The prediction has a mean pLDDT of 79. The RNA shown here (c-di-GMP-I riboswitch aptamer) has 84 nucleotides and comes from a Piscirickettsiaceae bacterium. NCBI's taxonomy places the organism under Bacteria, Pseudomonadati, Pseudomonadota, Gammaproteobacteria, Piscirickettsiaceae.
[in-house]
């Protein structure tokens, strides 16, 4: 400088749930509390899958936009520490 790993350190990030809190028809997302887990649980909606809206369609299915979801997944970029 690479690559792999998570043994040690010192540190990251924040799941359910909450709030006389905010946005949004909604899925959901910001803020604050909290810690289930995360070695990329850091970015990025281009690919699949999922979930909401509204229209057609049918007959509770499909189908087409738009929006969500990176902690669902594939990919693509960027990065810290030990130790080999």
């Nucleotide at each position: 400088g690479a690559u792999u790993u998570u043994u040690u350190a010192a540190g990251c990030c924040a799941a359910a749930c909450u709030u006389a809190g905010g946005u949004g028809u909604a899925a959901a997302c910001c803020a604050g509390g909290g810690a289930c887990g995360g070695a990329a649980a850091g970015c990025g909606a281009c690919g699949g899958g999922u979930c909401u809206u509204a229209a057609a369609u049918g007959a509770u299915u499909u189908u087409u936009a738009a929006g969500a979801u990176g902690g669902c997944u594939g990919c693509g970029c960027u990065g810290c520490a030990u130790a080999u």